This is a predicted structure of an 80-nucleotide RNA (c-di-GMP-I riboswitch aptamer) from a Campylobacterales bacterium. The source organism's lineage runs through Bacteria, Pseudomonadati, Campylobacterota, Epsilonproteobacteria and Campylobacterales. The model forms 95% of the base pairs in the Rfam consensus.
[in-house]
RNA sequence: GUUCUAAAAAGCCAAACUUACUGUGAAGUAAGGACGGAAAGCUAUGGGUCUUUGUUUUAAAAGAUUGCCAAGUUGCAGGU
Numbered sequence: 001g002u003u004c005u006a007a008a009a010a011g012c013c014a015a016a017c018u019u020a021c022u023g024u025g026a027a028g029u030a031a032g033g034a035c036g037g038a039a040a041g042c043u044a045u046g047g048g049u050c051u052u053u054g055u056u057u058u059a060a061a062a063g064a065u066u067g068c069c070a071a072g073u074u075g076c077a078g079g080u
Stems, first nucleotide, its partner, number of pairs: 003079003012037002017032006035067001041073003045070003048065006
């Protein structure tokens, strides 16, 4: 340096749900919580899904979702 490995150790994140706030909405933030996770770190870049507007003459525009999939990039431990 590459690659493999979810528990051997040290750590890390936090699903559903509840409360409060924000938003037309999808959803987001904070606290609690822990289903799970080798990147459940980062980038909305491509696709998918969802929301709003709009259309059926073709569609399209804006937004959300990285814990839907892929890609890029950074990183701990051990093995090779």
About this RNA
Its mean pLDDT, the model's own confidence on a scale to 100, is 78.